RNA sequence: CCGACAAGUCGGAUGAUUGCUCCGAAUUAAUUCGGGGAGGAAAGUCCGAACACUCUCCUCGCAUUGCGAGGAAACAACUUAACGGGUAACGCCCGUCGUCCGUAAGGAUAGGGAUGCGAACAGUGACGAUGCCCUUAAGAAAUUAAGGGAGUGAAACGGCUAAAUUCCUAGGUGAGUGCAAGAACAAAUACCUGGUGAAAGAUGUUUAUGAUUUUUCGCCAGUGAAAGGUGGUUCGCUCGAGCCCAAUGGUAACGCUGGGCCCAGAUAAAUAAUCAUCGCCCCGCAGUUGCGGGGUACAGAAUUCGGCUUAUAGGCUUGCCGGGAUA
RNA sequence: GGGCGAUUAGCUCAGAUGGUUAGAGUACUUGCUUGACAUGCAAGGAGUCACUGGUUCAAUUCCAGUAUCGCCCACCA
Repeated sequence: CCGACAAGUCGGAUGAUUGCUCCGAAUUAAUUCGGGGAGGAAAGUCCGAACACUCUCCUCGCAUUGCGAGGAAACAACUUAACGGGUAACGCCCGUCGUCCGUAAGGAUAGGGAUGCGAACAGUGACGAUGCCCUUAAGAAAUUAAGGGAGUGAAACGGCUAAAUUCCUAGGUGAGUGCAAGAACAAAUACCUGGUGAAAGAUGUUUAUGAUUUUUCGCCAGUGAAAGGUGGUUCGCUCGAGCCCAAUGGUAACGCUGGGCCCAGAUAAAUAAUCAUCGCCCCGCAGUUGCGGGGUACAGAAUUCGGCUUAUAGGCUUGCCGGGAUA
Repeated sequence: GGGCGAUUAGCUCAGAUGGUUAGAGUACUUGCUUGACAUGCAAGGAGUCACUGGUUCAAUUCCAGUAUCGCCCACCA
C1' cells in the first nucleotide's frame, strides 16, 4: 500500500426569530420568569419479566353453600434440549467441547435418546444382510472360514439420516386476559334474574314462635345479546431490575461497594418551523485551499423494563489476519 | 395501543405422511355443431405454490425472517 475479519461508536453543530407541551414559582388567571422535552432502533410484536384483574386447586383463620390471608404440591397440557455459568426471567448473554466453512484473523451451529425415511437415474446390490466381487486357507467338488472392497451414487459390505410423526429421559411454567389490565368520580337512564331488609294486605293451619303468597320501597350481586346514555375527569403514569464515574471479585457474561445525577409523560396526541453561518459527501468549472449546483439516512414515544429480529445516507476509532513493496 | 388470521392459474378455492406430470370450477384460445349467435361437444394454453434464507440427498409442504391484505377489542349503570 492492497484485500479481508472482529468489536465499539457517531448519526449533524452554533446563533437569531416565531411557536407547542409538561413541571415549579410569582401575580391581576392568562401572562411573565426559570427548568425538562424521541431512538438506536421508539418499528416487528418474535420471546421473557414487572404490575393488575379473573379462574382452578391446596393450606390456615372466621364459622359457613360464603369471606379473608398465604401458596402452586400433583395430574394433564405446553415448552426447552452438548456441558457449565450469568440473570428478576428467557428460546437471551458468556465460557468450554464437538461438527461444518475459511490459507488465516475468524464465522455458522434447532448439538439429548429411540422411532421413522432414501422417488428417478447410475449401480451386481439402496436399508438388510445367510446377498455381490477379489485374495488366502481347507476341500475332488458343492461349499466353509478369515481378510479386503475398485467403480456408480446424496447415501454402499458401514451405521449416514428431516427443524414431519410418535415415544422416552432431564429441566421449566398452576390456567387465562393485557394499562382499551384495573381503581375512583361525574353525566344520563328503562327493564330482566337472584339474594336480602322493612312496611302493608290476603290465604290457610297450629297451643305458640311462625309458614306460604301478593304489592310497594330500599340495599347487594349478576347479565349487557337487543333498547338507552357518555364520547368526560382523576389515579394507574413514570425514580427505574435507572444513568454516569471510581475501586474491586470474575477469563467473560455479570456481581458487589462508594460517590454523583434526575433524564418526555402527551390523549388524537407536544417534542416544531423559518433564516443565517459552518461541517460532511457527490458532480461540474477553474487549476489550489476557490466558485456554482445537488444531497445529508432509517424512522418517530403511548404502562414500564430485559432480549432477539428487521430498516438505516454517510462516517469515525481500536485490535487482528493474509499478500506485496521499501529501509 | 393490544390480540388474531390469510397469501396456490386472470378470478374463486382444493391438495398431500417431503419424492413421479400441483388439480377443480369459472374465465381465455382453437376446432366441431348452426344460415349466424348462444348453448353443447372435443382439445389446448395459462403457476417463481407472496418473497428471502435455513434444515434435508430432495421443500409448495418443515423452521425462521420480510412484505401485503383482512378481522376483533371503548366506557356507564
Two RNAs folded together computationally: RNase P RNA and transfer RNA, 404 nucleotides in total. Rfam match: Bacterial RNase P class A. From the family's description: Ribonuclease P (RNase P) is a ubiquitous endoribonuclease, found in archaea, bacteria and eukarya as well as chloroplasts and mitochondria. The prediction has a mean pLDDT of 77.